[in-house]
Molecule: transfer RNA
Organism: Candidatus Hodgkinia cicadicola Dsem
RNA sequence: UAUGGGGUGGAGUAGAGGCAUCUCAUUAGGCUCAUGACCUAAAGGUCGCAGGUUCGACUCCUGCCCCCGUUG
Numbered sequence: 001u002a003u004g005g006g007g008u009g010g011a012g013u014a015g016a017g018g019c020a021u022c023u024c025a026u027u028a029g030g031c032u033c034a035u036g037a038c039c040u041a042a043a044g045g046u047c048g049c050a051g052g053u054u055c056g057a058c059u060c061c062u063g064c065c066c067c068c069g070u071u072g
Base pairs, nucleotide, nucleotide: 002070003069004068005067006066007065010024011023012022018055026042027041028040029039030038048064049063050062051061052060
């Protein structure tokens, strides 16, 4: 410099146009003599930023920022 992939709750991930999923963690309750395990529930996301397209965008288009790789 060119180019590929990625950015989604605290952590890791799915979702590829129709109100964002699951696992772990956290909190509360149940169970237990008690802890762990197990069971139930809750809280936690303005989907990297800004525009555009659309009735409707995490998803499609443009620009920018950041991370990983390849390349001159």